[in-house]
C1' cells in the first nucleotide's frame, strides 16, 4: 500500500410546530348501561428484509380407534435446536497460489430403460484398415538354396492405426508363426486379512489373490429415515333475524357422516343430497410476557447450552405511525480555488442543489431464497516496497 477471502452491527442525528392509534391518569357531559361523546397529559408506536409463501414448529378445530396401502419429503458422519430440507464441526471428492468455495455426497452385483451421429464393435460387443499361417495364381531377380511385390481362398489374433465424450487397465519385458496377462516384475484399481489412529464418516502402513467384470438414478427403481389433515378467512362468546316448497333415497335388513386418496375396521345416525325461494353479514374474544430482549459469567473448537441480575419495547381492522421548519452527518451531482502525477486519475478547501436505496406489521416464532443507497468493524489470504 494495493488486490481479495470471511464474518457482525447499522439503515441518519437533534430540536420545534400541527396532525393520528393503543394504554393509563384527570376533567366535563349523556338515555345509570363495567355504556358513550368531547377535552387535557404521560409513556409507548413498522424491517433487514416487514417481500416470497419455499421450510419448520407453538396454537386452533378435527371421535371415542385405528391398521395397511397409496403419496410426498431427505439422504456422507457427529453435534446443536421446540423442530427442518436450517445451523456448526469433520469425512471424501472437485475448484482456486491462497484465505476459502462449490456438492440433488447410500446403491449400477436385484431389476428395467438409455449412451445421438461416427465407428468393426457401446456390454461379456467386436474386425474397416491391418500383422501371421496355409493353398491357389500372376511379375521382377536369382549363386537356382531362395528373396520380394501383387490378387483370391481359408485359419489365428486384437498389440499397431483408425472413428468416438467414452472402446474390456498402464509401462517394461519373457513367449508366439503373429500376438494376448497366456506368463513376468513394478504401479493404478478392485476384492480381502491383520496392524494403528479416530466416537463416527474415513485416514495410514502391511500381506495375500483372480487378473481388471463401463457410464448414467438431478432417469425409473431399490435402501434406510420422516411425515394423519385443515388452518386465525383456524377457533369460540354474545346480540339479533327468517318460511318455507319440490323431488329422490334412506329409517336398525342403516341413506348420510366420522377432513388428501384407497380398502379393511369401528363409531354414531333419522334423517340425507340436489334444485327453487326467505333472513343474517353486528359485537367481543382469539390479539401480544414469547422456544422474548439486555448485561456479566461459566462450559463447549463452533453451532449453541446454564446460572445472576435487569427490561417492558405497535396491535389496528377501510385497517394509525404523517407533514412541515431549522441546525447538522454521510452520500451524489455540479462549479471555483490550491495542490499530487507522464498520464489515467486523485486529494483538501468553499458554495449551490438533491423528489436520497429496497421497500409497509395484521396470530406469534426458527430458517430459506430474492431485492437493496450507502456506513462502520474484525479477522484471516497473496503481491510488492521499507524497517
Nucleotide at each position: 500500500u494495493g488486490a481479495g477471502u470471511c464474518g457482525a452491527c447499522u439503515a441518519g442525528g437533534c430540536g420545534g410546530u400541527c396532525g393520528c392509534g393503543u394504554u393509563a391518569g384527570g376533567g366535563u357531559g349523556g338515555u345509570u348501561g363495567u355504556c358513550u361523546g368531547c377535552c387535557c397529559u404521560a409513556c409507548c408506536g413498522a424491517g433487514g428484509a416487514a417481500c416470497g409463501u419455499c421450510c419448520g414448529g407453538g396454537c386452533u378445530c378435527u371421535a371415542u380407534a385405528g391398521a395397511g396401502c397409496a403419496u410426498g419429503g431427505u439422504g456422507g458422519u457427529g453435534g446443536g435446536u421446540a423442530a427442518c430440507g436450517c445451523c456448526c464441526a469433520c469425512c471424501c471428492g472437485g475448484g482456486g497460489u491462497g484465505a476459502c468455495c462449490c456438492g440433488c455426497g447410500g446403491g449400477a452385483c436385484a431389476g428395467u430403460g438409455c449412451c445421438a451421429c461416427a465407428g468393426a464393435a457401446a456390454a461379456c460387443a467386436g474386425a474397416c484398415c491391418g500383422c501371421u499361417g496355409c493353398g491357389a495364381u500372376g511379375g521382377a531377380u536369382u549363386u537356382c538354396g531362395g528373396u520380394u511385390c501383387g490378387u483370391c481362398g481359408c485359419a489365428g489374433u486384437a498389440a499397431g492405426g483408425g472413428u468416438g465424450a467414452a472402446a474390456c487397465g498402464g509401462u517394461g519385458g519373457u513367449g508366439u508363426a503373429a500376438g494376448a496377462g497366456a506368463c513376468c516384475a513394478c504401479c493404478a484399481g478392485c476384492g480381502u486379512g491383520c496392524c494403528g489412529g479416530g466416537u463416527g464418516a474415513c485416514c495410514g502402513g502391511u500381506g495375500c489373490g483372480g487378473c481388471u467384470c463401463g457410464g448414467u438414478a438431478a432417469a425409473c427403481c431399490c435402501c434406510a429415515c420422516c411425515a394423519g389433515g385443515a388452518g386465525c378467512a383456524a377457533g369460540g362468546u354474545c346480540a339479533g333475524g327468517c318460511a318455507g316448497g319440490a323431488u329422490a333415497c334412506g329409517u336398525u335388513c342403516g341413506a348420510g357422516g366420522g377432513c388428501u386418496g384407497c380398502u379393511c375396521g369401528c363409531c354414531u345416525a333419522a334423517g340425507u343430497a340436489u334444485c327453487c325461494g326467505g333472513g343474517u353479514a353486528g359485537a367481543c374474544c382469539g390479539c401480544u410476557a414469547g422456544a422474548g430482549g439486555g448485561u456479566g459469567u461459566c462450559g463447549g473448537c463452533a453451532a449453541c447450552g446454564g446460572c445472576a441480575c435487569u427490561c417492558g419495547u405497535a396491535g389496528a381492522u377501510g385497517g394509525a405511525u404523517g407533514a412541515c421548519c431549522g441546525c447538522u452527518a454521510c452520500c451524489c451531482g455540479c462549479c471555483u480555488g490550491c495542490u499530487g502525477g507522464c498520464a489515467a486519475c486523485g486529494g483538501c478547501a468553499g458554495a449551490c442543489g438533491g423528489u436520497g436505496a429496497c421497500a409497509g406489521a395484521a396470530c406469534c416464532c426458527g430458517g430459506c431464497g430474492u431485492a437493496u443507497c450507502g456506513g462502520u468493524c474484525g479477522a484471516c489470504u497473496c503481491a510488492u516496497c521499507c524497517g
Bacterial RNase P class A from Micrococcales bacterium KH10, 387 nucleotides, folded computationally.
The organism belongs to Micrococcales, within Bacteria.
It matches the Rfam family "Bacterial RNase P class A". Rfam's curators write: Ribonuclease P (RNase P) is a ubiquitous endoribonuclease, found in archaea, bacteria and eukarya as well as chloroplasts and mitochondria. The family's RNA type in Rfam is ribozyme.
The sequence was found by an Rfam model in a public genome assembly.